A computed fold for an 85-nucleotide RNA from a Nitrospirales bacterium, annotated as c-di-GMP-I-GGC riboswitch aptamer.
It was read from a public genome assembly, where an Rfam model found it.
It matches the Rfam family "c-di-GMP-I-GGC riboswitch aptamer". Gene Ontology term of the family: cyclic-di-GMP binding.
Its mean pLDDT, the model's own confidence on a scale to 100, is 79.
[in-house]
RNA sequence: UGUGAAAAAGGCAAACCAUUCGUAAGAAUGGGACGCAAAGCCAAGGGACCUUUUCAUGCCUGCAAGGUUCGCCCGGCUACCACUG
Numbered sequence: 001u002g003u004g005a006a007a008a009a010g011g012c013a014a015a016c017c018a019u020u021c022g023u024a025a026g027a028a029u030g031g032g033a034c035g036c037a038a039a040g041c042c043a044a045g046g047g048a049c050c051u052u053u054u055c056a057u058g059c060c061u062g063c064a065a066g067g068u069u070c071g072c073c074c075g076g077c078u079a080c081c082a083c084u085g
Base pairs, nucleotide, nucleotide: 002083003082004081011036012035016031017030018029019028020027021026034071040077041076042075045073046072047069048068049067050066051065052064
């Protein structure tokens, strides 16, 4: 520098359950492992989802605003191990 076939020091932790927070999407902690070679960080681009607003009222759709998701994709930054030039 490149790669993640095998192995390994180790790492993370889906669903689900409990408690708490949030209107919600969801989040935190503990348990638990489906998986992950960046499943580490960034919500900047796209996607998905939630909430609010216009209204006499209700429903649907779109716009807008705010939010959630990086374990949906893309992009950026950083990094362990092994192999390799």